[in-house]
RNA backbone atom coordinates (compact mmCIF):
# COMPACT_ATOMS: atom_id res chain seq x y z
C1' N A 1 0.00 0.00 0.00
C1' N A 2 -4.29 -3.98 -0.91
C1' N A 3 -8.77 -7.24 0.57
C1' N A 4 -11.13 -8.81 4.82
C1' N A 5 -13.33 -8.89 9.71
C1' N A 6 -14.03 -5.68 14.71
C1' N A 7 -15.50 -1.53 17.56
C1' N A 8 -22.10 -1.00 22.64
C1' N A 9 -22.43 0.82 30.35
C1' N A 10 -15.96 -0.31 34.63
C1' N A 11 -15.24 -5.45 32.22
C1' N A 12 -17.48 -9.39 29.42
C1' N A 13 -21.36 -10.09 26.00
C1' N A 14 -26.93 -9.32 23.06
C1' N A 15 -29.91 -6.52 20.29
C1' N A 16 -35.81 -8.74 12.16
C1' N A 17 -34.62 -0.67 9.96
C1' N A 18 -39.36 1.25 14.55
C1' N A 19 -37.82 -1.59 22.39
C1' N A 20 -37.49 2.53 28.17
C1' N A 21 -30.51 -0.99 23.47
C1' N A 22 -30.48 -6.99 26.70
C1' N A 23 -27.61 -10.12 30.30
C1' N A 24 -23.97 -11.16 33.98
C1' N A 25 -20.05 -9.33 36.69
C1' N A 26 -18.34 -5.17 39.16
C1' N A 27 -19.93 -0.41 41.87
C1' N A 28 -23.73 1.87 45.13
C1' N A 29 -28.58 1.56 48.00
C1' N A 30 -31.28 -1.50 51.07
C1' N A 31 -33.28 -6.14 53.48
C1' N A 32 -31.86 -10.60 55.88
C1' N A 33 -27.60 -11.88 59.77
C1' N A 34 -24.71 -11.96 65.94
C1' N A 35 -21.22 -10.32 61.60
C1' N A 36 -20.17 -10.61 56.15
C1' N A 37 -17.10 -11.14 50.75
C1' N A 38 -22.74 -14.95 50.81
C1' N A 39 -28.11 -15.12 49.99
C1' N A 40 -32.75 -11.31 48.14
C1' N A 41 -34.66 -6.40 46.56
C1' N A 42 -33.40 -1.70 43.66
C1' N A 43 -30.28 1.86 41.52
C1' N A 44 -26.51 4.42 38.34
C1' N A 45 -23.97 3.44 34.11
C1' N A 46 -22.75 2.38 26.98
C1' N A 47 -24.08 2.63 21.02
C1' N A 48 -15.30 4.89 18.44
C1' N A 49 -16.11 9.61 15.46
C1' N A 50 -17.68 12.78 10.95
C1' N A 51 -21.12 12.46 6.74
C1' N A 52 -24.87 9.97 3.96
C1' N A 53 -29.74 7.21 2.37
C1' N A 54 -34.69 6.76 4.94
C1' N A 55 -41.14 8.95 7.78
C1' N A 56 -37.18 6.48 10.93
C1' N A 57 -29.92 4.28 11.41
C1' N A 58 -26.98 0.32 16.63
C1' N A 59 -28.60 -2.04 12.47
C1' N A 60 -27.56 -0.38 5.57
C1' N A 61 -23.61 3.29 2.16
C1' N A 62 -19.25 6.27 2.26
C1' N A 63 -15.28 8.50 5.02
C1' N A 64 -11.57 8.86 9.44
C1' N A 65 -9.69 6.79 13.78
C1' N A 66 -8.09 2.50 16.43
C1' N A 67 -7.25 -3.27 16.28
C1' N A 68 -6.75 -8.08 14.44
C1' N A 69 -6.09 -11.70 9.87
C1' N A 70 -4.64 -12.69 5.02
C1' N A 71 -1.83 -10.80 0.62
C1' N A 72 1.81 -7.84 -1.97
RNA sequence: GGUCCGUUCGUAUAACGGCGAUUAUAUCCGACUGUCUAUCGGAAGACACGGGUUCAACUCCCGUACGGACCG

The RNA shown here (transfer RNA) has 72 nucleotides and comes from an uncultured Eubacteriales bacterium. The coordinates come from a structure-prediction model, not an experiment, and the mean pLDDT is 82. Its Rfam family is "tRNA". About the family: Transfer RNA (tRNA) molecules are approximately 80 nucleotides in length. The family's RNA type in Rfam is transfer RNA.